Predicted 3D model of a 72-nucleotide RNA (transfer RNA) from Candidatus Cytomitobacter primus. Its mean pLDDT, the model's own confidence on a scale to 100, is 82. Taxonomically the source falls in Candidatus Cytomitobacter (Bacteria, Pseudomonadota, Alphaproteobacteria, Holosporaceae). Its Rfam family is "tRNA". About the family: Transfer RNA (tRNA) molecules are approximately 80 nucleotides in length.
């Protein structure tokens, strides 16, 4: 220099055009004489960044940044 993959909640990840989700973590409460276990409810996201297409974009297109793999 060229090509591929990945980037979504604190962490691990789903979500291939129509309300952004799960598990774990975290907070409150219930349960217990206390702890652990278990249960209920909640908070937490400008979907890496910018632009474009579209009535509508995490999703499609372009550019760009970071990580990673391969080739030279």
């Nucleotide at each position: 220099g060229c090509g591929g993959g990945c980037g979504u909640a604190g962490c691990u990840c789903a979500g291939u055009g129509g309300u952004a989700g799960a598990g774990c973590a975290u907070a409150a409460c219930c349960u217990u004489g206390c702890c652990a276990u278990g249960g209920u409810u909640g908070g937490g996201g400008u979907c890496g960044a910018g632009g474009g297409u579209u009535c509508g974009a995490a999703u499609c297109c372009c550019u760009u940044c970071g990580c990673u793999c391969g080739c030279u």